RNAcentral holds the sequence, with entries from MGnify. The RNA shown here (FMN riboswitch aptamer (RFN element)) has 131 nucleotides and comes from a mouse gut metagenome. The coordinates come from a structure-prediction model, not an experiment, and the mean pLDDT is 85. The model forms 100% of the base pairs in the Rfam consensus.

[in-house]
């Protein structure tokens, strides 16, 4: 510089309420892939969503949470120590709110990193055999 293979995502334990909750309260507990002095909160990339091409793979583009303080040291938001934060989309609920209704209760919107789904996917990348 090709060609193949295979691999490539993790987590609510225990309890409190209650007719029922892994969604509510306590409390537990997880973190993809390259890059750098080892990073879920820097940089960059993937996947999801969303627009445009295109028969189709795809391809471009947008969008995409979160951190500080102290020490060590050449050199660290990546280590050590100490306090925090962040987590799409759809589904499902006891809680909240608007209206309805004599009550009992309807409807509508908003309420999950861990449940259930797309996903036995797909992918940033890693490794290996080969030419």
């Nucleotide at each position: 510089u090709g060609u193949c293979u295979u691999c490539a995502g993790g987590g609510c334990a225990g309890g409190g309420u209650g007719a029922a909750a892994a969604u509510c309260c306590c409390g537990a507990u997880c973190g993809g892939c390259g890059g750098u002095a080892a990073a879920g909160u820097c940089c960059g990339c993937g996947a999801c969503c969303c627009g445009c091409a295109g028969u189709g793979a795809u391809g471009c583009g947008g969008c995409u949470g979160a951190c500080c303080c102290g020490g060590u040291g050449a050199a660290a938001c990546u280590c050590c120590g100490g306090g925090a934060c962040c987590g799409a989309c759809a589904g499902u609920g006891a809680c909240g709110u608007a209206c309805c209704u004599u009550u009992c209760g309807g409807u509508g919107c908003g309420a999950a990193g861990u449940c259930u789904g797309g996903a036995u996917g797909g992918a940033a990348g890693a490794a290996g055999a080969u030419g």